[in-house]
Background:
A computed fold for a 473-nucleotide part of an RNA from Formicincola oecophyllae, annotated as small-subunit ribosomal RNA, 3' major domain.

Context: one part of a larger RNA
RNA sequence: UGACGGGGGCCCGCACAAGCGGUGGAGCAUGUGGUUUAAUUCGAAGCAACGCGCAGAACCUUACCAAGGCUUGUAUGGGGAGGCUUUAGAUAGAAAUAUCUAUUUCUUCGGACCUCCCACACAGGUGCUGCAUGGCUGUCGUCAGCUCGUGUCGUGAGAUGUUGGGUUAAGUCCCGCAACGAGCGCAACCCCUGUCUCUAGUUGCUAACACGUUUGGGUGAGCACUCUAGAGAGACCGCCGGUGAUAAACCGGAGGAAGGUGGGGAUGACGUCAAGUCCUCAUGGCCCUUAUGCCUUGGGCUACACACGUGCUACAAUGGCGGUGACAGAGGGAAGCUACCUAGUGAUAGGAUGCCGAUCUUUAAAAGCCGUCUCAGUUCGGAUUGUACUCUGCAACUCGAGUACAUGAAGGUGGAAUCGCUAGUAAUCGCGGAUCAGCAUGCCGCGGUGAAUACGUUCCCGGGCCUUGUACA
Repeated sequence: UGACGGGGGCCCGCACAAGCGGUGGAGCAUGUGGUUUAAUUCGAAGCAACGCGCAGAACCUUACCAAGGCUUGUAUGGGGAGGCUUUAGAUAGAAAUAUCUAUUUCUUCGGACCUCCCACACAGGUGCUGCAUGGCUGUCGUCAGCUCGUGUCGUGAGAUGUUGGGUUAAGUCCCGCAACGAGCGCAACCCCUGUCUCUAGUUGCUAACACGUUUGGGUGAGCACUCUAGAGAGACCGCCGGUGAUAAACCGGAGGAAGGUGGGGAUGACGUCAAGUCCUCAUGGCCCUUAUGCCUUGGGCUACACACGUGCUACAAUGGCGGUGACAGAGGGAAGCUACCUAGUGAUAGGAUGCCGAUCUUUAAAAGCCGUCUCAGUUCGGAUUGUACUCUGCAACUCGAGUACAUGAAGGUGGAAUCGCUAGUAAUCGCGGAUCAGCAUGCCGCGGUGAAUACGUUCCCGGGCCUUGUACA
């Protein structure tokens, strides 16, 4: 100087408390461990591994296993030969591939391109080392800290500044002070959102006027309003009162759409964990080179006495079922989204129409209203299984999703323990997108409905500052 303390002081954070909803019990989905296996590819391991890499394993992917094949391997470089457009077929085979047959023509006669041969240099490696590395990332933590120059103090390591009194979300600001300044962080500048004004008015809108009636802004017309998307205004403790050191600031009030950082996002200091990644990529070293490289078929990654994590669905009446019936936002759309019609109980199919889209299309559910069920393993719950189909795709056996009928398991609110959340939040309801031929309870977004509670900081956890002790570095 740090680190640590079941030392002290001060202060924060859904850290506790106060509340609401979960997990832990059940079934299923998914990841992991273990076990099994020819293989169940590899990585990730407290927080910070475990719906993680994987924004989508039937083949492919694919790295694993079995079998069948290739050996200068679709790169670059040298030499030689052939073709200069190829096409079709047959045999063997699981395919890769091997063998064979037939066909045909252009020309600028260099080349390009393709195939073969030769010899090497080499290619190739998802092989090892993340404890050789770059890059990227997680984490403490969006915590308020981390440092430097000069000066001063100290023999020195170092100290001071950065401590102190206040204050703040903040090393934020004020005051003081052997310090004076500065840098990286904080804040602001950026984006979205909340109010208003201006500009613009189609594909959007419809107040006034008119037309028409197919009652739909449909048409003329208009750009008021909504909206769209560009430019501005607006919030600064600016104003008033109080508290305070007359300061910084805090409390209350007015005005205001918004009030003290308005709400949200992006933004992550010096560093820590030899944290993670050699399987994104790059790369040193080591290793393989008729194989640890390459191609193909099939299998596996989907196994299953078990254990754990993360989720979905429930156990019901604030509910289930039937009928009726409103109201979004944000996105997507050409090998696409599909109105509408027809067929089907349905998944879907057959026609047909508009849209490369503010034009067309995809567009809610919970809520509300009416009826029924009356507390039951039930009209709860839907696992499991059988049958018949639909769709995608060369191909759904291993191993896809969906539909209909039938079947109708566990489950009566969950031990010890444990998680999230402070407001348009939790809870609950649906919708969209990426990936994608097909496949979503995952992920990333979107809106609808919409709470309860916070006395307080003694305690648990994590963190910041000062101080103290130390046999630790």
The RNAcentral record of the full RNA draws on ENA, RefSeq and SILVA. The organism belongs to Formicincola, within Bacteria. It matches the Rfam family "Bacterial small subunit ribosomal RNA". Gene Ontology terms of the family: ribosome and structural constituent of ribosome.